This is a predicted structure of a 98-nucleotide RNA (c-di-GMP-I riboswitch aptamer). Its Rfam family is "c-di-GMP-I riboswitch aptamer". From the family's description: GEMM was predicted in a large-scale screen for bacterial structured RNA regulatory elements. The coordinates come from a structure-prediction model, not an experiment, and the mean pLDDT is 81.
């Protein structure tokens, strides 16, 4: 430098679950714990998925009100939240081989 990921170190990461913290939630952090991982390192650029606080609604109920309207409870939509251990892309490494 190139190709590949067979081999994989007294090496690395750590799913579910449990304790503590955090958040509206999804989730995240931390300690334990190992289902797995050869990028299960980093990065939301693309698609997917999860959540729906704020916001929106020509939705429903209800209280006040002459009406307009406002409050409360619910419903629906929505990412500016999350997921890199959902996939692709980008990027940096590790091991073996040549």
């Nucleotide at each position: 430098u190139g190709u590949a990921g067979u081999u994989a170190c007294u090496g690395g990461c750590a799913a579910a679950c449990u304790g503590g913290g955090u958040g509206a939630a999804a989730g995240c952090c931390u300690a334990g714990g190992a289902c797995g991982c050869a990028a299960a390192g980093c990065u939301u650029c693309c698609g997917g998925u999860c959540u729906a606080a704020a916001g929106g609604c020509u939705c429903u109920g209800u209280a006040u009100u002459u009406u307009c309207a406002u409050g409360c409870a619910g419903g629906c939509c929505c990412a500016c939240g999350a997921u890199a251990g959902c996939g692709g892309g980008g990027u940096u490494g590790c091991u073996u081989c040549a």